[in-house]
This is a predicted structure of a 1520-nucleotide RNA (small-subunit ribosomal RNA) from a metagenome.
Model confidence (mean pLDDT): 86 of 100.
The RNAcentral record of the sequence draws on SILVA.
RNA sequence: AGGGUUUGAUCCUGGCUCAGAGCGAACGCUGGCGGCGUGGCUUAGGCAUGCAAGCCGAACGAGAAAGCCCACAAGGGCUUGUACAGUGGCGAAUGGGUGCGUAAUGCACGGACAACUUGCCUGCGAGACGGGGAUAACGGACCGAAAGGUCCGCUAAGACCCGAUGGGCCCACGGGGGGGAAUCCCCCUGUGCGUAAAGGCUGGCGGCUUCGGCCGUCCGCAGCUCGGAGAGAGGUCCGUGUCCUAUCAGCUAGUUGGCGGGGUAACGGCCCACCAAGGCGAUGACGGGUAGCCGGGCUGAGAGGCUGUCCGGCAACACCGGGACUGAGACACUGCCCGGACUCCUACGGGAGGCUGCAGUCGCGAAUCAUUCGCAAUGGGCGAAAGCCUGACGGUGCGACGCCGCGUGGGGGAUGAAGGCCUUCGGGUUGUAAACCCCUUUUACCUGUGAAGAAACGCCGAAGGUUCAUAGCCUUCGGAAUGACGCUAGCAGGAGAAAAAGUCACGGCUAACUACGUGCCAGCAGCCGCGGUAAUACGUAGGUGGCAAGCGUUGCUCGGAUUCACUGGGCAUAAAGAGCACGUAGGCGGUGGGGUAAGUCGGGUGUGAAAUCCCUUGGCCCAACCAAGGAACUGCGCCCGAUACUGCCUCGCUCGAGUGGGGGAGGGGAGAGUGGAACUCCCGGUGGAGCGGUGAAAUGCGUAGAUAUCGGGAGGAACGCCGGCAGCGAAAGCGACUCUCUGGCCUCCUACUGACGCUGAGGUGCGAAAGCCAGGGGAGCAAACGGGAUUAGAUACCCCGGUAGUCCUGGCCCUAAACGAUGGGCACUAGAUAGGGGGGAUCUCCGACAUUCCCUCUGUCGAAGCUAAUGUCUUAAGUGCCCCGCCUGGGGAGUACGGUCGCAAGGCUGAAACUCAAAGGAAUUGACGGGGGCUCACACAAGCGGUGGAGUACGUGGUUUAAUUCGAUCAACGCGAAGAACCUUACCAGGGUUGGACAGGGUGGGAUUAGUUCCCUGAAAGGGGAAUGACGCCCGCAAGGGUGGAACCACUCCAGGUGCUGCAUGGCUGUCGUCAGCUCGUGUCGUGAGAUGUUGGGUUAAGUCCCGUAACGAGCGGAACCCUUGUCCUUAGUUGCCAGCGGGUCAAGCCGGGGACUCUAAGGAGACUGCCGCCGUCAAGGCGGAGGAAGGUGGGGAUGACGUCAAGUCAUCAUGGCCCCUAUGCCCUGGGCUACACACGUGCUACAAUGGCCGGUACAGAGGGUUGCGAGGCCGCGAGGCGGAGCCAAUCCCAGAAAGCCGGCCCCAGUUCGGAUUGAGGGCUGCAACUCGCCCUCAUGAAGUCGGAAUCGCUAGUAACCGCGGAUCAGCUACGCCGCGGUGAAUAUGUUCCUGAGCCUUGUACACACCGCCCGUCAAGCCACGAAAGCCGGGGGUACCUGAAGUCGCUGACCCAACCCGCAAGGGAGGGACGCGCCCACGGUAAAACCGGUGAUUGGGACUAAGUCGUAACAAGGUA
Repeated sequence: AGGGUUUGAUCCUGGCUCAGAGCGAACGCUGGCGGCGUGGCUUAGGCAUGCAAGCCGAACGAGAAAGCCCACAAGGGCUUGUACAGUGGCGAAUGGGUGCGUAAUGCACGGACAACUUGCCUGCGAGACGGGGAUAACGGACCGAAAGGUCCGCUAAGACCCGAUGGGCCCACGGGGGGGAAUCCCCCUGUGCGUAAAGGCUGGCGGCUUCGGCCGUCCGCAGCUCGGAGAGAGGUCCGUGUCCUAUCAGCUAGUUGGCGGGGUAACGGCCCACCAAGGCGAUGACGGGUAGCCGGGCUGAGAGGCUGUCCGGCAACACCGGGACUGAGACACUGCCCGGACUCCUACGGGAGGCUGCAGUCGCGAAUCAUUCGCAAUGGGCGAAAGCCUGACGGUGCGACGCCGCGUGGGGGAUGAAGGCCUUCGGGUUGUAAACCCCUUUUACCUGUGAAGAAACGCCGAAGGUUCAUAGCCUUCGGAAUGACGCUAGCAGGAGAAAAAGUCACGGCUAACUACGUGCCAGCAGCCGCGGUAAUACGUAGGUGGCAAGCGUUGCUCGGAUUCACUGGGCAUAAAGAGCACGUAGGCGGUGGGGUAAGUCGGGUGUGAAAUCCCUUGGCCCAACCAAGGAACUGCGCCCGAUACUGCCUCGCUCGAGUGGGGGAGGGGAGAGUGGAACUCCCGGUGGAGCGGUGAAAUGCGUAGAUAUCGGGAGGAACGCCGGCAGCGAAAGCGACUCUCUGGCCUCCUACUGACGCUGAGGUGCGAAAGCCAGGGGAGCAAACGGGAUUAGAUACCCCGGUAGUCCUGGCCCUAAACGAUGGGCACUAGAUAGGGGGGAUCUCCGACAUUCCCUCUGUCGAAGCUAAUGUCUUAAGUGCCCCGCCUGGGGAGUACGGUCGCAAGGCUGAAACUCAAAGGAAUUGACGGGGGCUCACACAAGCGGUGGAGUACGUGGUUUAAUUCGAUCAACGCGAAGAACCUUACCAGGGUUGGACAGGGUGGGAUUAGUUCCCUGAAAGGGGAAUGACGCCCGCAAGGGUGGAACCACUCCAGGUGCUGCAUGGCUGUCGUCAGCUCGUGUCGUGAGAUGUUGGGUUAAGUCCCGUAACGAGCGGAACCCUUGUCCUUAGUUGCCAGCGGGUCAAGCCGGGGACUCUAAGGAGACUGCCGCCGUCAAGGCGGAGGAAGGUGGGGAUGACGUCAAGUCAUCAUGGCCCCUAUGCCCUGGGCUACACACGUGCUACAAUGGCCGGUACAGAGGGUUGCGAGGCCGCGAGGCGGAGCCAAUCCCAGAAAGCCGGCCCCAGUUCGGAUUGAGGGCUGCAACUCGCCCUCAUGAAGUCGGAAUCGCUAGUAACCGCGGAUCAGCUACGCCGCGGUGAAUAUGUUCCUGAGCCUUGUACACACCGCCCGUCAAGCCACGAAAGCCGGGGGUACCUGAAGUCGCUGACCCAACCCGCAAGGGAGGGACGCGCCCACGGUAAAACCGGUGAUUGGGACUAAGUCGUAACAAGGUA
């Protein structure tokens, strides 16, 4: 720091996605140790059990039981004035928990209180005197199941009450001083009223004592009372900040303020009575949703975004709701009262309870721990203290939940072991990895040893101080004691490499590759995408990469994302400028001076808690962790200062803006009037059959007289020419002429005002067409509608009609491709050119014209710049400033819901679920177009002959079959087949056969084996058998023996396969196409794909050549070179030739001879637009001519660029992979490939007289021939037979060429045309012609009389017609194919059209490229959403009813010890109960609104390999 993904490729826009970091996590696999942290995020759901707040006998009274002792018993003593309980005091308001509520009554930061409180603590001042009456406990009686309670009686206090005193304090009324911005505050002082207290303990001394103790006094201790101060703690107020929603726009009755009261510690409408009518709000009130806030945490370069777990601060809550009491403090987590829900107990009458304390439990959930130890430390409460209490806290435990550290060994070790995996079989790899050798021992394990956390209070001892005191108290020193953790940490010893590695990935992004399995299956996937038989993408294995006690996955946050853009984006065409204007708030604002100092800047100061982060040190071995110091906390307040800029106040200025004066152009607007042309209708005349309309028609109109034409009349609408990228207007828009009214603009002058300006959220007005309401009007045109055509259909395009509407008046609607797809304003930044308006100057006598300059408006071209590119460029999309509007992926959707406007139609505002990995812009190269231009081709046309009809042959489809083997789309179909009766043969049936019909290797066996002959069986193959019987070497006389090779046998490695895949391949081939194209290097242009070159002007058969040219060159193609043919020459002269000479024959180069000629076959010449003329650019070249055998490539052939079609061929061959291996191999017999209702393709023969038949007669070329061609002769009508001369061939043979020519017959007829079919008889080949050969003869004589739609070939020695040869081959189904010659035409004006092709250009939504792409309905499946009669639920409010507890008020005839009067009775003062009233929780009733769930049915929407119908869009997409 970026990467992947839209395309054939490119640039851009833009979304999606990945790599990073983090977490209170969870899940999967795995798991050695330790340290430090951390752990119910969900149901603020319910809770069993234990514990979490008590303490004080030095405040007070009472006071056991049990035990022991004495005692016969009663009783007494000790423990002991102990325990439990009670009165009283302090504490219980802290600590601990949670995230319900809360958007401000909260929190944070900074301020204020002159409007306040404060128990305990610390100073200071003053004091504590005298009395009194009760009450719990307790005892007795009673009620109740219990909880608990009632009555009677006794008693104490630091409990309660009365009185006294008053340093002071409070209140009231005065006096003086000081201060403040202020309601006012502070200090001194006078008078009056009111107002306190508690005692206990230790010790000394004195007195008394039933000896327990009591009284008095003194010192001391901790307490008590009043006051004032401090510290700390709280209360209240103010400023600023603090989420989303405007589809919440208006809210408000104690509401806002005042006066007077009440209440509070205190201000206040906090509460009440009265008065006034205010208060808040687009700077977002009110409402809705969500949420504890902060220090901080995570992320980030930062700005920012997200977050608030642990720790710390604040607030809130404590089963839900309400309430007060007590108190310094509460409206009180483990207090009280009431209501409610829930749970529990009950004797049914009543009661009890509140874990959001620590543990634990159930439930919920993806998910979160021990019912542990200890008060040893720190801290808290009580106490004089000992001490007691403390689930705060300190520890331990559980969980890899996180961070950090350590280990699972180290060194050596190559025949690179074995095994695994791969392999091209050679090897490679795992891999120094292991084994093996040497060494070490962290951690874990065992044994031992062993710190620190602990020092205070108190106690003991000593000293000093105070004191009458050796008492008490204070200070110092010494000493002893106290540890949950803890079998601690650490250290030492022991044993032994010993006990300790996984997980994810390996197609690209992204580091890491092979094999097998699978076969669009199973599966993977973060995005792009993998998988349909060779998958580095699935699964497994081996290997490799990464991290490591962890590794992955999921979720969430930030980042990347400059993808909400403050830093730091955009809006012509990608998403985005509001249709236009006026204008409110707001924002912004010319120039000079003065003032001020709010913004701004500087300095200082206070604050910004601690922790965290950062830096420097330090402590645990290191680190994590912890500690200290510093820095920082970017903020806020206050003080002082600065004054450039902004603001504010003030005085000026004129250039912005405006006013005034002169002049001007204009379809600017409104109203009224006028006009002509055209059109339709009406009337009349002429006229007489059609008109009209179209691609062609028809509907329609017309003999009742149309169309046409003339005259007259009526009506409505629109204004031709002028007319122009001319004018005007803000836009919409405005077009005949005249008048009236009226807006804006331009120019010239420079008198006036003096910043009066720009923009503009809301708002207001205008706003094409269509549409709506009311009333008119209605000629033409014309939705709907009717008809006619077209069509498969045609609810369209075309035609004939035609109503709303179009027009007018008034009122609505408010949209548009309302577009320059470009908001408004100001300023600045090269030019060129054209037009409109005005002005100046020059010219001119004036005017016009012309030239030039200035202002203004409208266009075109164009530089810099900008832009993704296209483009734009003083009319900016350039450079700046100001203001507004708008955008943030595509679809869903401008839809739904809500609101609002509208008569309606509908407009404005405007989502979500769901879904996709894109959707887009510009440009590039192609391809394509029922786009264009240029140009070719037997492409059409012109012409000749065919095919399509018939018969037949062959091939194919189809069908059939046991099998009819297989392949082959234009570019398969007389093709692979240049030879299917067996063979071929690959197919079928049957019969056989297995190491095989064929190759090589290994091991073993191997003697009558190979070979030959024969027999049996069989259809053959095969099976069985008999006889005979080799070869080399050695031994041997021989017989024979041994041995070896090849055979043969067995086993084995293997053979074999026309089995599959031509979509795994090589090779070969077809096709576009013998078309003229296809590329490269360098340079240049372009961000780039790419372009240029190769385009352009000519020319050519040609990218052939010339010219031009940011291109210059080059390559593959084209051409040429090669073969053949046409002319000539040279050489050569047999087997070819024969002119001349000779010989010779019936004849014949037959012979001698000859080389002249033909010919043969080798070499050469020749043709090059070379020459002439004209045209052409001076060119290339074209046209014509001469010469020439041949002329502009002479004819023909061979030759096929880059590429395309996954074209064809695995069945020519080769070959990867897969498959079969007693069969998918091999052999054989027979059958099939020859089937036949049909269909197609290619041929042949014909249909006849340019013919057929008969007779006669002439002239080729190129080939073939020894298992061959086969002459003459003979036989046969013939096929052919007998026979064999000659020939290995310029010699002999095949071999007769045929059409032609001469003569004759036929006479237009299904024929003397035509020959199919069939019968009979023959011939030939072959082992064999039944299926299934060819030929001959005789007989038979079919269809067919020139062929529908359609379609093929050919441009000259061509077509057409005619025959000849060859390959294959025993023979032949050959009419095919490949060649050869003979005879030998017609036509081309031309390029409109059909087909194909080349180049340029244009459009494109195509790029597997038009056989493309793609739209909508319908049908199917699935998903989410809207509407919906209703049904159900929720929160909040309003009105009314009810009204617990309780405060407050009233009452208080009933009740009451303290004080007063009174001897007493009694009364008084004061207090209370009951009752009443206000307020009020829960509850109820009622009507609405809102939110949510559900809902028969319904609506559209998204998505889903191969459904239906059409063809809307993309090329002029066939109607732009």